[in-house]
Context: one part of a larger RNA
């Protein structure tokens, strides 16, 4: 002096942008945040049409579709920083050791058949949650074959390299596929190539402590198997005794990392809230499954703590998503609207979904920017202070006169944002026009020296002031009030941590 996710104490007029649990990774009441597909399927709960009708009603026939099967999604997008000092972040590198759904390019294919299962029906158990038995029945669900240009596993050779290795290739073995519709698409297998997205490794840095010095038995290393999409003590069985370590290993404390904020002339400090990237987590702890991808916030399954229901046999649940509520704290907002934009999931496409977002609310939190009026006005009015009593200050300040309308009220109009005959939540919002009228709008600090601003009272080492020096014990420019005055201004000002 600057700055800050601030918080308090007075005040407080508008408008733009931006921010907003730093505390208890505390417990959580309600609603909503992951769904679409009928152009994959058997089908009709419901709703509206239709045809028939004995007017009671029937038929999935259409439009459509509850619930199911099946498909793609649900690993994205959101939150938070518990936990982590290197399984992590930054740089640069390295896969000759690896994966990639969904896209994009290229070559090839999709032939024959079977068996089920949910749903519906029927019985039936249980408060409920959820189920059990039997009959039937569909597919892009599920098996079985055929067919392999090319792939995969062994594997005879042979060319290149080389630290392991790439390539070609004689043989033997193994594997695929699916259909729909409104007929013109959109989907299926397989192989290869991109793309994009990840997965492992390597190097260098990345906080305090030595009142922590020895650590370390899968520990270093090989040799074989196994396991992975992949390399290795990844893990096993043997074999050896090795490996880290004062250039600080192990211990222990603290902490998510970075681009970046802040400061600072710079070097450096200290931070890491918004937005952007990686990374960890989703009541604790563990564990798989499915799947291109999870060991998986709004899945399973196990163990615990805690809540809620129970007919006491049993069951149900996780806001660190948006709001919201307790409760902890100095402190930190709405149980808004809308998919109109950008984006995201499905879907052939209308479209749905979409608390991502876009918008409004609330908070002087912060930054910017505007107002609170201008011009003339002296017998320098009243008050008020103060006074050597003559004045002197407040003061052109007010009153008065003349103007103007940014603000603000009223009244009309009224958008861009939307590419396209539809489609705007923000909005009757910005904005613009008229009209009224100075009308609706100033405070906080402070004056003793650093420090710009002095004087009366009243108090009398007393109440009390203070940031450092020091002030008060009867003439206090330092306390308490008046008046003047200084700075700063919709804010001053203390306090807290920082350079």
């Nucleotide at each position: 002096g600057a700055g800050u996710g601030a918080a308090c104490g007075c005040u407080g007029g508008c408008g733009g942008u931006a921010u907003g649990c730093u505390u208890a990774a505390c417990a959580c009441a309600u609603g909503c945040a992951a769904g679409u597909c009928g152009a994959a399927c058997g089908g009709u709960a419901a709703c509206a049409g239709a045809u028939c009708u004995u007017c009671g009603g029937a038929u999935g026939c259409u439009g459509a579709c509850g619930a199911g099967u099946g498909g793609c999604g649900a690993a994205c997008g959101g939150g938070u920083g518990a936990g982590u000092a290197a399984u992590a972040g930054a740089u640069a590198g390295a896969u000759a050791a690896c994966a990639u759904g969904c896209c994009u390019c290229g070559a090839a294919g999709a032939g024959g058949g079977g068996a089920a299962u949910a749903g519906c029906c029927a019985c039936u158990g249980g408060a409920a949650a959820c189920g059990g038995u039997g009959a039937u029945u569909a597919a892009a669900a599920c098996c079985c074959u055929a067919u392999a240009u090319g792939c995969c596993u062994c594997u005879a050779a042979a060319u290149c390299a080389u630290a392991a290795g790439a390539u070609u290739g004689c043989g033997a073995g193994g594997g695929a596929a699916a259909u729909a519709u409104u007929u013109a698409u959109a989907g299926c297998u397989u192989c290869g190539a991109g793309a994009u997205u990840g997965g492992u490794c390597u190097a260098u840095c990345u906080c305090c402590u030595a009142u922590c010095a020895g650590g370390u038995u899968g520990u270093u290393g090989g040799u074989g198997a196994g396991g992975u999409a992949a390399g290795a003590g990844c893990u096993c069985a043997c074999c050896a005794a090795g490996c880290c370590u004062a250039u600080g290993a192990c211990g222990g404390g603290u902490a998510g990392c970075u681009g970046g904020u802040c400061u600072g002339a710079g070097a450096g400090g200290a931070c890491g809230a918004u937005c952007a990237g990686c990374c960890a987590c989703a009541c604790u702890g563990g564990a798989a499954c499915u799947g291109a991808g999870a060991c998986a916030c709004g899945g399973u399954c196990c163990a615990g703590a805690c809540u809620c229901c129970u007919a006491c046999g049993g069951g149900a649940g996780g806001c660190a998503g948006c709001a919201g509520u307790g409760g902890g704290g100095a402190a930190u907002a709405u149980u808004g609207c809308a998919c109109a934009a950008u984006g995201g999931g499905c879907g052939a496409a209308a479209g749905c979904c979409u608390g991502a977002u876009g918008c409004a609310g609330c908070a002087a939190u912060a930054c910017c920017g505007c107002g609170u009026g201008g011009a003339g006005g002296a017998u320098g009015a009243c008050g008020c202070a103060u006074u050597u009593c003559g004045g002197u200050g407040u003061g052109u300040a007010a009153a008065c006169u003349c103007c103007u309308u940014u603000u603000u009220u009223a009244u009309g109009a009224g958008a861009a944002g939307a590419a396209a005959u539809u489609u705007g939540a923000c909005g009757g919002u910005a904005u613009c026009a008229u009209a009224a009228g100075a009308a609706u709008a100033a405070g906080c600090u402070c004056c003793g020296g650093c420090u710009a601003a002095c004087u009366c009272c009243g108090u009398g080492c007393c109440a009390g002031c203070a940031g450092c020096c020091g002030c008060g014990g009867u003439a206090a420019u330092a306390c308490g009030g008046a008046g003047g005055g200084u700075g700063c201004a919709a804010g001053c000002g203390u306090u807290a941590a920082u350079c």
Notes
This is a predicted structure of a 499-nucleotide part of an RNA (small-subunit ribosomal RNA, 5' domain) from an uncultured bacterium.